[in-house]
RNA sequence: GCAAGUCGAACGGUAACAGGCCUAUGUGAUCCCUUCGGGGUGAACUUGGUGCUGACGAGUGGCGGACGGGUGAGUAAUGCAUAGGAAUCUGCCCUUUAGCGGGGGAUAACUCGGGGAAACUCGGGCUAAUACCGCAUACGCCCUACGGGGGAAAGCGGGGGCCUUCGGGCCUCGCACUAUUGGAUGAGCCUAUGUCUGAUUAGUUUGUUGGUGGGGUAAUGGCCUACCAAGGCGACGAUCAGUAGCUGGUCUGAGAGGACGAUCAGCCACACUGGGAUUGAGAUACGGCCCAGACUCCUACGGGAGGCAGCAGUGGGGAAUAUUGGACAAUGGGCGAAAGCCUGAUCCAGCAAUGCCGCGUGUGUGAAGAAGGCCCGAGGGUUGUAAAGCACUUUCAACAGUAAAGAAAAGUUCGGUGCUAAUACCACCGAACCCUGACGUUAGCUGUAGAAGAAGCACUGGCUAACUCCGUGCCAGCAGCCGCGGUAAUACGGAGGGUGCGAGCGUUAAUCGGAAUUACUGGGCGUAAAGCGUGCGUAGGUGGCUUGGUAAGUCGGAUGUGAAAGCCCCGAGCUCAACUUGGGAAUUGCAUUCGAUACUGCUAGGCUAGAGUAUGGUAGAGGGAAGUGGAAUUUCCGGUGUAGCGGUGAAAUGCGUAGAGAUCGGAAGGAACACUAGUGGCGAAGGCGGCUUCCUGGACCAAUACUGACACUGAGGUACGAAAGCGUGGGGAGCAAACAGGAUUAGAUACCCUGGUAGUCCACGCCCUAAACGAUGUCAACUAGCCGUUGGGGAAAUUCAAUUCCUUAGUGGCGCAGCUAACGCAUUAAGUUGACCGCCUGGGGAGUACGACCGCAAGGUUAAAACUCAAAGGAAUUGACGGGGGCCCGCACAAGCGGCGGAGCAUGUUGCUUAAUUCGAGGCAACGCGAAGAACCUUACCUGGGUUUGACAUGCAUUGGAAUAUCAUGGAAACAUGAUAGCUCUUUGAGUCGGUGCACAGGUGGUGCAUGGCUGUCGUCAGCUCGUGUCGUGAGAUGUUGGGUUAAGUCCCGCAACGAGCGCAACCCUCGUCCUAUGUUGCCAGCACGUCAUGGUGGGGACUCGUAGGAGACUGCCGGGGUUAACUCGGAGGAAGGUGGGGAUGACGUCAAGUCAUCAUGCCCCUUAUAUCCAGGGCUGCAAACAUGCUACAAUGGCCGGUACAGAGGGCUGCGAGACCGCGAGGUUUAGCGAAUCCCAUAAAGCCGGUCUCAGUUCGGAUUGGAGUCUGCAACUCGACUCCAUGAAGCUGGAGUCGCUAGUAAUCCCGGAUCAGCAAUGCCGGGGUGAAUACGUUCCCGGGCCUUGUACACACCGCCCGUCACACCACGAAAGUCGGCAACACCCGAAGUCAGUGGCCUAACUUAUGUUUACAUGAG
Repeated sequence: GCAAGUCGAACGGUAACAGGCCUAUGUGAUCCCUUCGGGGUGAACUUGGUGCUGACGAGUGGCGGACGGGUGAGUAAUGCAUAGGAAUCUGCCCUUUAGCGGGGGAUAACUCGGGGAAACUCGGGCUAAUACCGCAUACGCCCUACGGGGGAAAGCGGGGGCCUUCGGGCCUCGCACUAUUGGAUGAGCCUAUGUCUGAUUAGUUUGUUGGUGGGGUAAUGGCCUACCAAGGCGACGAUCAGUAGCUGGUCUGAGAGGACGAUCAGCCACACUGGGAUUGAGAUACGGCCCAGACUCCUACGGGAGGCAGCAGUGGGGAAUAUUGGACAAUGGGCGAAAGCCUGAUCCAGCAAUGCCGCGUGUGUGAAGAAGGCCCGAGGGUUGUAAAGCACUUUCAACAGUAAAGAAAAGUUCGGUGCUAAUACCACCGAACCCUGACGUUAGCUGUAGAAGAAGCACUGGCUAACUCCGUGCCAGCAGCCGCGGUAAUACGGAGGGUGCGAGCGUUAAUCGGAAUUACUGGGCGUAAAGCGUGCGUAGGUGGCUUGGUAAGUCGGAUGUGAAAGCCCCGAGCUCAACUUGGGAAUUGCAUUCGAUACUGCUAGGCUAGAGUAUGGUAGAGGGAAGUGGAAUUUCCGGUGUAGCGGUGAAAUGCGUAGAGAUCGGAAGGAACACUAGUGGCGAAGGCGGCUUCCUGGACCAAUACUGACACUGAGGUACGAAAGCGUGGGGAGCAAACAGGAUUAGAUACCCUGGUAGUCCACGCCCUAAACGAUGUCAACUAGCCGUUGGGGAAAUUCAAUUCCUUAGUGGCGCAGCUAACGCAUUAAGUUGACCGCCUGGGGAGUACGACCGCAAGGUUAAAACUCAAAGGAAUUGACGGGGGCCCGCACAAGCGGCGGAGCAUGUUGCUUAAUUCGAGGCAACGCGAAGAACCUUACCUGGGUUUGACAUGCAUUGGAAUAUCAUGGAAACAUGAUAGCUCUUUGAGUCGGUGCACAGGUGGUGCAUGGCUGUCGUCAGCUCGUGUCGUGAGAUGUUGGGUUAAGUCCCGCAACGAGCGCAACCCUCGUCCUAUGUUGCCAGCACGUCAUGGUGGGGACUCGUAGGAGACUGCCGGGGUUAACUCGGAGGAAGGUGGGGAUGACGUCAAGUCAUCAUGCCCCUUAUAUCCAGGGCUGCAAACAUGCUACAAUGGCCGGUACAGAGGGCUGCGAGACCGCGAGGUUUAGCGAAUCCCAUAAAGCCGGUCUCAGUUCGGAUUGGAGUCUGCAACUCGACUCCAUGAAGCUGGAGUCGCUAGUAAUCCCGGAUCAGCAAUGCCGGGGUGAAUACGUUCCCGGGCCUUGUACACACCGCCCGUCACACCACGAAAGUCGGCAACACCCGAAGUCAGUGGCCUAACUUAUGUUUACAUGAG
């Protein structure tokens, strides 16, 4: 801004517009006349007059503004849906009958005046009607006491033969009006059924429920009122609270259901919020009125105006939702006689991929498999016929042209029919004409040009279709669930490839599904969540056999309804489809009616199998009450008697010389009832135990008789209900919470001990809970058995006792089918069925809070949510673990011997220090370890000085000729600079070397948690597995367990197992005995020679020994045991006897064990340095601590002298004899030997003799001083050894801890590797001397097998609970304060309606009066 107006054919009228008429005013074109001053004519314009015409602002009046359009706030029923009903109204429309006569007074507009800023309003005056009011009439209508009474209207327009006073009358048509009949439509009312959640809402209601009279309404009715009665509703959920418009339908689902109620359609409610009426057929009225309130606006401050949940549009809010468009052309609505007007209803257009449907972005060909990208095992692969190229096509879009349908009416003319007196008018039918399109640059068609203008989004670890590279490095990030990311990420980010869908694709939110995860269809309750603690019993649910009736349930037929649209089926129209449209089916429902009668119900009978009663028996800790008995504890009294008693793991507190404990006698008192005694009995459960009596409940058995379904279950209800606890009063021996003391302990508010009060006991009254358990509700039926036991009955045989069999009621064990997730249950079901009740729906929060009920209290019953987690849980399996059990082993303990831990020193480690003190190893299983040897080197570290294709390797290019060596200078050296020597006929090639450059070298830099290899450890422990079979739903089991035995999963026997593999053992080496062969460098018995002496020599082949090959030992033999076995014990023989001793040998695996510094190696890092060379330093640093050793502390010894006996090794840059020198380390010289020949090399302890005499010593040797030797370029930091001197600590070592079982421990020497030398007391070997002890497996440690428990499975170094400290978050409490909602009581109280009353006005009419024929006044 628009969405509700319209009618002048209801009315008075005429403000605007247009026209006509009148000519009144002004200007005055043209023409005529003219005396040229002017006059006339008068078009046109203008100002007027006239409602005369078309029309019409405002007003009166009529109809419509109750429809259409919007929204869903309220409403859980005054609503909606379905099916019915009776006591009603209904404008316009259709229909019936009758009528439309005659009067009256007003009033707006208008005019005059006034008030007000405005909105508006007041007063005087004039006027019309289809406005308003009487009168007349009343078929039908309404009221009625049946006598009677009451009530209406309006005209307007068209035409006309006739009449007319020209106003009109009369006739007729149409519309309108009044009364009325019936209908249609619409509306009001009533009933039944259905319609969300909460019982932590259980009682509610006073006009409430009903009646009578009255009122009121269109109408029934407590709708209202007076009186009367005391009802009404409610566990089939009233009332209250919360939420919500209802339906056709929509989405989903196999269905049953579940969720929803946009668009379209029906109903309801609402219109700023609340209240109210008026008008009207209809409203308590979206674009009407009044009042109150909030808000906005105007104002002169006095007062006024407004209501988009109509269409557009604006602001706000929000994750988010459109144009201030066109048209009434169509469909429909209002008014009108009509033309027509109005219509943001509607039809169209615009915006949005929001949805559905359709179409396009090209088609064919095209391998050099182009380029580029990406990957790569470097060959290639892939993108990919994809592109380019070649040959075609032109939908859609673009431009141009052409061009439907949506339009039929109405109107005009003509014809016909009806109406009529009528050829008017009007209505209907037909023909012709005339026009009407917002959309619209429409759909469609044709033409033109050209592949031309047109592809994205998500994903790519599994679910789930699709994989690689790079970057990042528990960061950045992803994520629907599981989960990815800590340096090789198909999971993050990017790229390439791929997959899916495609003008869309993903995300988010929501609903249903999957979810049998609320289970009606269609679940469960022993242990996973879930059986009330147990009976009795109300309502309810369910109910034996049989006959008749009925027909409520049930089944069938028919009728009505179940709106249309939608869904479905068959057609039709747009090129198809979406969409639209015709027909059908369906609408599983409700109602009415007619049938059927098997079953259920109801009703009337009958029956006895369920249930019960009667008779006779039986067992019993069934219950209640009263009485009574003995044993024991305690206390008291008395006697005897003396020093302890008591208690514990051990003690102490305690009691006791004031006489305990012990013992004897007596007395008191309370409580409980030994044995019998039993998976025995009784009871509904809780529970019940000496004996006797009384009262009393139930069960069972047998046989008959009787009643005749009397039954089962059981929401609420009610009763009982262990222990503890509470109240009142008793009682109180023992026991014993609390409490006290003593112990234990880190502590010990505990366990143990000494005491001890409530309580335990009785009476009465409460409490009402338990793992109140069979974790298994009650009742009934059916479904293999076997063996016990309790009560009863029967039978057989029997002298009794005992026995056997059958049956019944209990109570146990095992077991089949079946069931179960498994465990298990299995006639006492957890099997198969039926009836009824209770209960469950992830864990925690929580059986808690709040509320309610109960209780004296304690507390009980009922019973959530917020929040939080991704699990919690059951049963079973395999391991691991246990201060679980059984069996067994090991120097594991025990029994022994010797050590360590104390001292000094050596070595290693930590720590500290430092320029550096390089790195690694960390319980056992790091610490005399890597290192079988750091002065330089090693060396990796530090400081300083140098080099940069490099100290080292390979290749290429280029260049040079030397390469190389020596010397000099500087320097710490590396190195730098210089000089000299050195090569030659020339050319080419090859090799080599140097320089330069490029690839590359190099790294003891990182990661042993990226790895290979190697190693440690459990552990030389006896284990670890597989195939086939079998068992189990499965994980898995069996085998491998069991009975024996062994060092051994060694062997034997048994066995749903049968076999096999890796381990064990054996085979290998060595030592121990013998034999054979051989005999030098080894040996020497006999023979011979020789020497001071020696196998020194000839010789020998006996012995020892060396080398090589054999024999031997196997539980083979005997005896005992054992299962006729395996095996074991004893014995014989034998060098050796049961694995002869020792070694090598290490299963599957564990420890992310160790090592990137042996080596190798992925990735990362450095590249004039983290590489490389050199000098010096450091690895050796010293408050401290630890580990491993050596030497000691002495007499089993030290020292001195004499003297005896090994084995295994090493040796040429070597071992080095002998001789000489030195006190000595060692030196000089050199023989022999590459070694069964020579050397190292005297073995020492031992034995013999001497000395020392218990002391810090003749022990012990550290430390220090001095002097030396050797190695080496070099002993300062920083070597070893020798001599002289010095002579520390230490007198056998706390807690604790280590090794060893026989040629072992202990003790004594010897050798070797590494190595110039050596910090070696270390390590690896060798021999000499040479013990003790083992009862045994209880305990400590480690291990093996079986079994058991488990909330553990990175597996007990596990898991896990609570407080506290700190930080953060959330929720509470808090003196108070403010606001909202609700209920109840009361106060003020608007508009409005009704009544009463007062005032005022009042036509016709009545009456009275007055004057008079028509008025005035008074009263009605």
RNAcentral holds the sequence, with entries from ENA. A computed fold for a 1420-nucleotide RNA from an uncultured bacterium, annotated as small-subunit ribosomal RNA. Rfam family: Bacterial small subunit ribosomal RNA. Its mean pLDDT, the model's own confidence on a scale to 100, is 82.